[in-house]
RNA sequence: UUCUUAUCCAGAAAGGUGGAGGGACAGGCCCUAUGAUACCUUGGCAACCGAUCGUUUUGAUAACGGUGCCAAUUCCUGCUCUGCAGCAAUGCAGGGAAAGAUAAGCA
Numbered sequence: 001u002u003c004u005u006a007u008c009c010a011g012a013a014a015g016g017u018g019g020a021g022g023g024a025c026a027g028g029c030c031c032u033a034u035g036a037u038a039c040c041u042u043g044g045c046a047a048c049c050g051a052u053c054g055u056u057u058u059g060a061u062a063a064c065g066g067u068g069c070c071a072a073u074u075c076c077u078g079c080u081c082u083g084c085a086g087c088a089a090u091g092c093a094g095g096g097a098a099a100g101a102u103a104a105g106c107a
Stems, first nucleotide, its partner, number of pairs: 001107001003105006013042005021031003025078004043070003048066003051061003074099001079096007
């Protein structure tokens, strides 16, 4: 890095360094000198893998180890299908995909 599988409307912030952008991409809309993004420390959330107990598919417990996460539903939309409204552009509601993120596994 490709691929496969699972999940993504829940949850969880203080301090320090530093000084201008950031929220993957595009549009929108937001966050940001009342200090963003990033990094460090401490704390926390969750429970994917490992662990423990039971066991038939698998369930439960804990948070010790490996990850992950701690603005906004993956912030919303993006492609497509269905329904409703509309002359239409389009809007609203719902389903599926795509893209992305994380975990586990293969190469």

SAM riboswitch aptamer (S box leader) from uncultured Pontibacter sp., 107 nucleotides, folded computationally. NCBI's taxonomy places the organism under Bacteria, Bacteroidota, Cytophagia, Hymenobacteraceae, Pontibacter.